[in-house]
RNA sequence: GUCCGGGUAGCUCAGUGGUGGAGCAGCCGGCUGUUAACCGGCAGGUCGGAGGUUCGAAUCCUCCCCCGGACG
Numbered sequence: 001g002u003c004c005g006g007g008u009a010g011c012u013c014a015g016u017g018g019u020g021g022a023g024c025a026g027c028c029g030g031c032u033g034u035u036a037a038c039c040g041g042c043a044g045g046u047c048g049g050a051g052g053u054u055c056g057a058a059u060c061c062u063c064c065c066c067c068g069g070a071c072g
Base pairs, nucleotide, nucleotide: 001071002070003069004068005067006066007065010024011023012022013021018055026042027041028040029039030038048064049063050062051061052060
């Protein structure tokens, strides 16, 4: 330099055009003699950045940034 994969909650990851989710972690409560475990609930997001397409974009297109890989 070219090509491929990835970037979404504190962490690990789903979601491939129509209201942004799960598990763990956190907080509150239940249970328990107490803690842990277990059960219920709550909170937590400029979806890497900028532009474009569209009635509508995390999702499609372009450029850029970051991480990993292949080739040279």
Notes:
This is a predicted structure of a 72-nucleotide RNA (transfer RNA) from an archaeon. It matches the Rfam family "tRNA". Rfam links the family to the GO term triplet codon-amino acid adaptor activity. The family's RNA type in Rfam is transfer RNA.